[in-house]
């Protein structure tokens, strides 16, 4: 100098003008049932690293609940952290990478099931091509032996036996070819008709047992064994551990109007001519319970809180001390515009600075850019989105001293 790999942080700044939400803040004005409410000005305060998706986990609230089991759901290498977790930290093993590092993670020798296409054959498999002809048989060529017949005595023919071949049937063969994501260890030697863990040596891997190390996952080593045990558990299943349900529209308090219930004096009306008697209507007044609209609380200033510092720990994290108080609406506020500065990109120009060079850096002008996105009970995570910038650790390559 180049390429890369992890982790942390920031998410423009200042000012002018206009505007918005909130407030046990101050002042003025108005209203008032004297509790407060409305309004104007001032003051204070006002989103995020993801506020998002609503995917996990908890706090909180109500309901249910003796205890245990079944069913159902979730998690899944090991140890630790935490209120808890499908989270985080550290480690083990496997895969990929030269490496920093990344990704994955119970059990398939407990059982049942499943596997497109291609292929002969896909689960304790399978003879399509190829190879073989040992065993059993058919046909056939050659040489020889034996027996018989004929005869020109040299042979010819027939039968049979053995040997050497050829070919076919039946068969053997999982070494070679070919198919496939996957075809039942690898190399060499022996062996064989040809072959094959068929046998042997070495190697890889597996199971069981011993010893050693580690809290553990696991690792190292020795012995024995049979010769190899495929994939899928996001198909069922097995094993271990965890789990009651619903959710702030939870839930609590207050509570019009209408309808309902009760009491009472008066009123209307009926019993009957009248009444201080009885009934009825519910016009009037008062009271009652449940509870709708609506209002208040939950709800935001005490928290699994932020910041700083000290201590413990390898780390996640934990503890002590100090300090701070930090949005809270209920259809939802935090915005707009202008100026200056800073940042990034492109083009042009200046200057020629550092360096052998690639390259890096400076000044000026013009033009462009600033993302993703916004609380709604709160908190811890995960995931996803994002213009760009800064810092730190580490790795590989090349060059120089």
């Nucleotide at each position: 100098g180049g390429a890369g790999c992890c982790g942390g942080c920031c998410a423009g700044g200042c000012g002018g003008c206009c505007g918005c939400g909130c407030g046990a803040c101050g002042c003025g004005c108005c209203a008032u049932c004297c509790g407060u409410g409305g309004u104007g000005c001032g003051c204070g305060u006002g989103a995020g690293g993801a506020a998002a998706g609503u995917c996990c986990g908890g706090a909180c609230u109500c309901c249910g609940u003796a205890g245990g089991g079944c069913a159902g759901g979730g998690u899944g290498c090991u140890g630790g952290g935490u209120a808890a977790c499908c989270c985080c930290c550290a480690g083990g093993c496997g895969u990929g990478g030269u490496g920093a590092c990344a990704c994955g993670u119970g059990g398939a020798a407990a059982g049942c099931g499943c596997a497109a296409c291609a292929g002969a054959g896909a689960g304790c498999a399978g003879a399509c091509c190829g190879c073989c002809c040992a065993c059993g048989g058919g046909c056939u060529g050659g040489c020889g032996g034996c027996g018989g017949a004929c005869c020109u005595c040299g042979g010819u023919c027939c039968g049979u036996c053995a040997c050497c071949g050829g070919u076919c049937c039946a068969g053997g063969u999982g070494a070679g070819g070919g198919u496939g994501a996957a075809a039942c260890g690898g190399u060499g030697a022996g062996g064989u008709a040809a072959g094959a863990g068929c046998u042997c040596a070495c190697c890889a891997g597996c199971a069981c047992g011993g010893c050693g190390g580690g809290u553990g996952a696991c690792c190292g080593u020795c012995g024995u064994g049979g010769c190899u045990a495929g994939g899928u558990a996001u198909g069922c299943c097995c094993c271990a551990c965890c789990c009651g349900g619903a959710g702030c529209a939870a839930g609590g308090c207050c509570g019009a109007g209408c309808a309902g219930g009760g009491a009472c004096a008066g009123g209307g009306u009926g019993g009957c001519c009248c009444g201080c008697c009885c009934g009825u209507c519910a016009c009037g007044u008062c009271c009652c319970a449940g509870g709708u609209a609506g209002g208040c609380c939950g709800c935001a200033a005490c928290g699994a809180g932020g910041c700083g510092u000290c201590g413990g720990g390898a780390g996640a994290c934990c503890g002590g001390c100090g300090u701070c108080c930090c949005a809270g609406a209920c259809a939802g506020a935090u915005g707009g515009u202008c100026g200056c500065c800073a940042c990034c990109c492109g083009c042009c120009g200046c200057a020629c600075g550092g360096g052998u060079a690639a390259c890096c850096a400076g000044c000026g002008g013009c033009g462009g850019g600033g993302a993703c996105a916004g609380g709604a009970u709160c908190c811890g995570g995960c995931u996803u989105a994002c213009c760009g910038g800064c810092c730190g650790a580490c790795u590989c390559c090349u060059c120089c001293c």
A computed fold for a 401-nucleotide RNA from Nitriliruptor sp., annotated as Bacterial RNase P class A.
It matches the Rfam family "Bacterial RNase P class A". Rfam classes the family as a ribozyme. Rfam's curators write: Ribonuclease P (RNase P) is a ubiquitous endoribonuclease, found in archaea, bacteria and eukarya as well as chloroplasts and mitochondria.
Model confidence (mean pLDDT): 77 of 100.
Taxonomically the source falls in Nitriliruptor (Bacteria, Actinomycetota, Nitriliruptoria, Nitriliruptoraceae).